This is a predicted structure of a 352-nucleotide RNA (Bacterial RNase P class A) from a bacterium. Its Rfam family is "Bacterial RNase P class A". Rfam's curators write: Ribonuclease P (RNase P) is a ubiquitous endoribonuclease, found in archaea, bacteria and eukarya as well as chloroplasts and mitochondria. It is annotated as a ribozyme.
[in-house]
RNA sequence: CGAGCCAGCCGGGCAACCGCUGCGUGCCUUGCGCACGGGGAGGAAAGUCCGGGCUCCACAGGGCAGAGCGCCAGGUAACGCCUGGGCGGCGCAAGCCGACGGCCAGUGCAACAGAGAGCAAACCGCCGAUGGCACGCAAGUGCACAGGUAAGGGUGAAAGGGUGCGGUAAGAGCGCACCGCGCGGCUGGUAACAGCCGUGGCACGGUAAACCCCGCUCGGAGCAAGACCAAAUAGGGAGGUGUUGGCGCGGCCCGCGUUGCCUCCGGGUAGGUUGCUUGAGGCUGCCGGCGACGGCAGCCCUAGAGGAAUGGUUGCCCACGACAGAACCCGGCUUACAGGCUGGCUCGUUUU
Numbered sequence: 001c002g003a004g005c006c007a008g009c010c011g012g013g014c015a016a017c018c019g020c021u022g023c024g025u026g027c028c029u030u031g032c033g034c035a036c037g038g039g040g041a042g043g044a045a046a047g048u049c050c051g052g053g054c055u056c057c058a059c060a061g062g063g064c065a066g067a068g069c070g071c072c073a074g075g076u077a078a079c080g081c082c083u084g085g086g087c088g089g090c091g092c093a094a095g096c097c098g099a100c101g102g103c104c105a106g107u108g109c110a111a112c113a114g115a116g117a118g119c120a121a122a123c124c125g126c127c128g129a130u131g132g133c134a135c136g137c138a139a140g141u142g143c144a145c146a147g148g149u150a151a152g153g154g155u156g157a158a159a160g161g162g163u164g165c166g167g168u169a170a171g172a173g174c175g176c177a178c179c180g181c182g183c184g185g186c187u188g189g190u191a192a193c194a195g196c197c198g199u200g201g202c203a204c205g206g207u208a209a210a211c212c213c214c215g216c217u218c219g220g221a222g223c224a225a226g227a228c229c230a231a232a233u234a235g236g237g238a239g240g241u242g243u244u245g246g247c248g249c250g251g252c253c254c255g256c257g258u259u260g261c262c263u264c265c266g267g268g269u270a271g272g273u274u275g276c277u278u279g280a281g282g283c284u285g286c287c288g289g290c291g292a293c294g295g296c297a298g299c300c301c302u303a304g305a306g307g308a309a310u311g312g313u314u315g316c317c318c319a320c321g322a323c324a325g326a327a328c329c330c331g332g333c334u335u336a337c338a339g340g341c342u343g344g345c346u347c348g349u350u351u352u
Base pairs, nucleotide, nucleotide: 001348002347003346004345005344006343007342008341009340010339012317013316014315015314016313017312018311020040021039023037024036025035026034027033028031042323046334047333049332050331051330052329053328054222055221056220057219061254062253063252064251066218067217068216069215070214071085072084073083074082075081086100087098088097089096090095101213102212106211107210108207109206123153124152125149126148127147130146131145132143133142134141135140161179162178163177164176165175166174180202181200182199183198184197185196186195187194188193226274227273228272229271236265237264238263239262240261241260245259246258247257248256281300282299283298284297285296286295287294288293
């Protein structure tokens, strides 16, 4: 200097004038009033994908079905999240990714090609020692019939472990060495796992993001939840069922509770207050921990609209301004983002 990886921050600023909205205080003519003070959209507010707080069903148990997760150990209110580790894959590396329990519980699936796709085979080849046939006086030669073979070649995503040596008629774990695999043991580690030693020639392979099996977890509905006040109408009409019934609890069963419940027609109201912002809250320092995070102390209060509040004008600076606006709240994940800044790490090149 270049290329990359990881983490963090900003994402317009200053001034003036007018305007919007919550809260507090004061005043008065009590009005959509005035004055003063101090507040007023995000890192994703987005997606509605997870987990909860809160409210109601409701006093609410057990099971089946269903759903989610799936290596180990931690964190957390909890999670499908986060942290650390193990194993596997990608990358020279810094790093990144993982739907990561089980195929000897069972059932499936693997087109075509190929001899053959599971306790399965002989297409091209190789041998033909032994038996057979032919020639030959014999030695022997030839054939490749019987037979043997799966090392070589071919097909395929995948073919009765891999490489090498010996051996054989030719071959083959047939034997041996190493690797792989099974079994047994030891060491390290909380564990997932890793390493080592011994032993056995030892092959019924792949796929579960296939059905399935196993382990763990799981009530439902949702702020349009819910609570209160006011007002209005017709507490009207018809039908069904009745403790062996009905209703309640996402589906089903048991159980429990309750005593009325269900369907249709017709009529009235839908206004106001609240829930609504002090929180599993934020910041700083110290301590513990590899880390996520936890503990202690101090300081701070930081939007609550209700058809939906942040706007307009002017001047200067400048990065010439991206993605984009809360609606009960919080912890995550995922997606979008013009431009700018900071720190650490890896690789390459050059110079000293």

Its mean pLDDT, the model's own confidence on a scale to 100, is 76.